This is a predicted structure of a 348-nucleotide part of an RNA (large-subunit ribosomal RNA, domain IV) from a Candidatus Yonathbacteria bacterium. Rfam family: Bacterial large subunit ribosomal RNA. The source organism's lineage runs through Bacteria, Bacteria candidate phyla and Candidatus Yonathiibacteriota. Its mean pLDDT, the model's own confidence on a scale to 100, is 83.
[in-house]
Context: one part of a larger RNA
RNA sequence: UUCCCCAAGGAACUCGGCAAAAAAGCAGCCGUAACUUCGGAAUAAGGCUUUCCAGCUCUUUCUUCGGAAAGGGCUGGAUGCAGCGAAAGUAUCUCUGGCGACUGUUUAUCAAAAACACAGCUCCCUGCGAACUCGCAAGAGGAUGUAUAGGGGGUGACGCCUGACCAAUGCCGGAAGGUCAAACAUGGAUGGUCCAAGGGACGCAAGUUUUUUGGGCUGGGCUAUGUAAGCCCCGGUGAAUGUCGGCCGUAACUAUAACGGUCCUAAGGUAGCGAAAUUCCUUGUCUGGUAAGUUCAGACCCGCACGAAUGGCGCAACGAUCAGAGAACUGUCUCGGGGAACAGCUCG
Numbered sequence: 001u002u003c004c005c006c007a008a009g010g011a012a013c014u015c016g017g018c019a020a021a022a023a024a025g026c027a028g029c030c031g032u033a034a035c036u037u038c039g040g041a042a043u044a045a046g047g048c049u050u051u052c053c054a055g056c057u058c059u060u061u062c063u064u065c066g067g068a069a070a071g072g073g074c075u076g077g078a079u080g081c082a083g084c085g086a087a088a089g090u091a092u093c094u095c096u097g098g099c100g101a102c103u104g105u106u107u108a109u110c111a112a113a114a115a116c117a118c119a120g121c122u123c124c125c126u127g128c129g130a131a132c133u134c135g136c137a138a139g140a141g142g143a144u145g146u147a148u149a150g151g152g153g154g155u156g157a158c159g160c161c162u163g164a165c166c167a168a169u170g171c172c173g174g175a176a177g178g179u180c181a182a183a184c185a186u187g188g189a190u191g192g193u194c195c196a197a198g199g200g201a202c203g204c205a206a207g208u209u210u211u212u213u214g215g216g217c218u219g220g221g222c223u224a225u226g227u228a229a230g231c232c233c234c235g236g237u238g239a240a241u242g243u244c245g246g247c248c249g250u251a252a253c254u255a256u257a258a259c260g261g262u263c264c265u266a267a268g269g270u271a272g273c274g275a276a277a278u279u280c281c282u283u284g285u286c287u288g289g290u291a292a293g294u295u296c297a298g299a300c301c302c303g304c305a306c307g308a309a310u311g312g313c314g315c316a317a318c319g320a321u322c323a324g325a326g327a328a329c330u331g332u333c334u335c336g337g338g339g340a341a342c343a344g345c346u347c348g
Base pairs, nucleotide, nucleotide: 001341002340003339004338005337006336008334009333012332017329027049028048029047030046035040037157051078052077053076054075055074056073057072058071059070060069061068062067079083092327093326094325095324096323097322098321099319100318104116105115120155121154122153123152124151125150126149132141133140134139158314159313160312161311163244164243165242168241169240170237171236172235173234174233177232178231179230184226185225186224187223188222190220191218192217193216194215195214196213197212198211199210200209201208202207245263246262247261248260249259272306273303284300285299286298287297288296
């Protein structure tokens, strides 16, 4: 390390009956509860039988009608520790809860589950060259389909249901007004250069310089007006993201408050459930189970911090699921002991 056996006790072990043991062995007969979606639950549970011999008897087939063969039933007897006598193969069971309806899927190599999926339900998009996805494109899938179709989100059988709030965010619709981009169009001021005319300064003059007006050519920026969606704005929308109050007083014992007042809000949590896979205080309190129960079951409700498709509450069946209890059983233990085999080390 792998097996086998054990007095008395029998879970006292332990986080936990982990591991081991045990009973039963889908055969025949009898019998079988709650609950239930009437299908189940169910091989529920539980009990009896199982071999051999003899006699009687029934059925079927064959028959030379004497009987034979195969199968069943009843009665009586025999026998062993044991009668599916070996081997192989082959359910432990019951009660109560949580979660998930179910079969299924998953972290190849620490997690198989309450996680994922699921049928069902619901919302949104899509009228077909569909939406959507891949691709720069051509094109392809969707689909040789057509809204009883296809894509996406959520929830998750079934039963009873799914409350209030559109203030914020999102989405949908609207268009009067406000705000608002780059182009573009039109207008304005501004620069350069040439010509003409006029004025000023310097100069004897020629001329130099500066400036105004008009015209030609030309460059860049500046600015004004016009112009979209969006945003502001106006409505709708929750099985869209989400949210669902505080303080004070009051009844002829006390306690409590159906009731009243007040502040705030978009509206103040409805039904159902509730110390819960959610409860901090907390081993809450009561009841049950135990001699003794931080777990468990049933209640209570003061819900730190449940709550209605991030679904609420139930629910038969199902589960290598999780939690509690019991029967049976045992070396898990009291508490160890003995035996068989193999391997390592030491010795040889």